[in-house]
Notes: The RNA shown here (TPP riboswitch aptamer (THI element)) has 92 nucleotides and comes from a Candidatus Zixiibacteriota bacterium. Model confidence (mean pLDDT): 76 of 100. Taxonomically the source falls in Candidatus Zixiibacteriota (Bacteria, Pseudomonadati).
RNA sequence: GAUAGUCCGUAGGGGUGGCCAUUGGGCCUGAGAGUAAACCCUCCGAACCUGAAACGGGUUGUGCCGACGUAGGGAACGGACAGAAAACCACC
Numbered sequence: 001g002a003u004a005g006u007c008c009g010u011a012g013g014g015g016u017g018g019c020c021a022u023u024g025g026g027c028c029u030g031a032g033a034g035u036a037a038a039c040c041c042u043c044c045g046a047a048c049c050u051g052a053a054a055c056g057g058g059u060u061g062u063g064c065c066g067a068c069g070u071a072g073g074g075a076a077c078g079g080a081c082a083g084a085a086a087a088c089c090a091c092c
Base pairs, nucleotide, nucleotide: 001088005081006080007079008078009077010076011042012041013040014039017028018027019026020025048073049072050071055066056065057064
């Protein structure tokens, strides 16, 4: 300074693409880019899947951005703190 959540335990769910190089790796987006004591999400559910080889924009290229989305699915219980200022962020 901001605002409605934050944290812990246990349990569970989920994704891992694109470009260059060519087997050392580098680069892009992202919390995470293929395995990890990681990261994100768990019904107050856009984590993630489907629709979608769709639509609009942009890029060397890609879920890169937008939209789709008041759509259809999707994995939870317990406890602590805060509840009008806590977690948090910026600066010193």